About this RNA
The part of an RNA shown here (small-subunit ribosomal RNA, 5' domain) has 512 nucleotides and comes from a metagenome. Its mean pLDDT, the model's own confidence on a scale to 100, is 85. The full RNA is in RNAcentral, with records from SILVA.
[in-house]
Context: one part of a larger RNA
RNA sequence: GGAUGAACGCUAGCUACAGGCUUAACACAUGCAAGUCGAGGGGAAACGACAUCGAAAGCUUGCUUUUGAUGGGCGUCGACCGGCGCACGGGUGAGUAACGCGUAUCCAACCUGCCCACCACUUGGGGAUAACCUUGCGAAAGUAAGACUAAUACCCAAUGAUAUCUCUAGAAGACAUCUGAAAGAGAUUAAAGAUUUAUCGGUGAUGGAUGGGGAUGCGUCUGAUUAGCUGGUUGGUGAGGUAACGGCCCACCAAGGCGACGAUCAGUAGCCGACUUGAGAGAGUGAUCGGCCACAUUGGGACUGAGACACGGCCCAAACUCCUACGGGAGGCAGCAGUAGGGAAUAUUGCACAAUGGGGGAAACCCUGAUGCAGCGACGCCGCGUGAAGGAAGAAGUAUUUCGGUAUGUAAACUUCUAUCAGCAAGGAAGAAAAUGACGGUACUUGACUAAGAAGCCCCGGCUAAAUACGUGCCAGCAGCCGCGGUAAUACGUAUGGGGCAAGCGUUAUCC
Repeated sequence: GGAUGAACGCUAGCUACAGGCUUAACACAUGCAAGUCGAGGGGAAACGACAUCGAAAGCUUGCUUUUGAUGGGCGUCGACCGGCGCACGGGUGAGUAACGCGUAUCCAACCUGCCCACCACUUGGGGAUAACCUUGCGAAAGUAAGACUAAUACCCAAUGAUAUCUCUAGAAGACAUCUGAAAGAGAUUAAAGAUUUAUCGGUGAUGGAUGGGGAUGCGUCUGAUUAGCUGGUUGGUGAGGUAACGGCCCACCAAGGCGACGAUCAGUAGCCGACUUGAGAGAGUGAUCGGCCACAUUGGGACUGAGACACGGCCCAAACUCCUACGGGAGGCAGCAGUAGGGAAUAUUGCACAAUGGGGGAAACCCUGAUGCAGCGACGCCGCGUGAAGGAAGAAGUAUUUCGGUAUGUAAACUUCUAUCAGCAAGGAAGAAAAUGACGGUACUUGACUAAGAAGCCCCGGCUAAAUACGUGCCAGCAGCCGCGGUAAUACGUAUGGGGCAAGCGUUAUCC
């Protein structure tokens, strides 16, 4: 000098953009953050329309209003069965020195819902169960029994191959334990319907796309005042398990494997694209944004599923908090706001699904604290303004003085202009495709109006741009280093003047 997720002191006019718990992965009141489909189903608790039958009031005497009952026939629809989603999106960095990450290669050792292309099919039956109803238990959370019913829920059968398995076969592959294409035979295995008749679905196969899983080479902090470490340990055979390879797991057999090219142990740490600095080499960092990983009060476990060993799912154990009728129950903000606490320190219990994207749905649409916006704070960066021109009686005041003057200083006053920003008034977008705009009467434009409403902070001994007077008298104090101060202090304090930067300026901390 540059930089910062900064903080502190003094000060503060305005926009745009970006960023805002670095500390306690501390504890959390309250609200919201994942639902959706009636074009899968049985149904009808609520709302509405309609129809029928009553009642009351009004009168125009057959209509209006109000109200009640009945009717799933209708719009729809709480709860329930079922489907898809909830494994995405969002948060955090505790753990992890590891194939975790980065990069490169490989899988003849693998999976992939929804999506795309293409081929074939979608036949016939059956038994249940929730809801509802009835009866219990319980303070509650909830739960038991009986009876009834449906489905795109479940089951059986048929058909069926380029699927799977077995047998035959054996082209081809870099040696090969091997991997094994074509072809043939046998066995096994499937489906679901809905509808407004436009369509949307279902099953099996093949290929693709996307996403994931696994293996390996190289790279990845410090300590030797850590030198030996290892028993499923290293390898083999055979079973098991997995989507798949593998001591992944198990039985048996062998005795191996790692290490001074640093094993093991200990400490620290999420990794990277990047960011900061530097001419570069390098050094430091890993906030925001993007990729990967790990975690979800602590520890363990599986279930469902294409996918989880699952933040707002389940079970067990532990700590903590809450409810309780003392028998028993409920909970998990490292989602968005917000509270307490910690701290030098970090924001609103806001608006909207209008846009972009995501889930469900044929769609209308619903949901979305993702996201888009607004609020707060000079936290940062960019830009703008706080006026411009003229103006010497060089006014007054202030400071100084050799008392003559000198400085502040064209500075002010005064004259003439201008209106960026702010304020006032009028108009008023784009963002949206036909409709639909939270932002927002916002941005922006125009008009009138007044120099008005808008400057501070640090420094002036040398380094280092900028000096005089007074006060103080090794005191009070200053200080980044050298050092100032003991009676003429350009170094302390105040004033005047000056220098620097400027809506900021200094200090502190950290990095280069």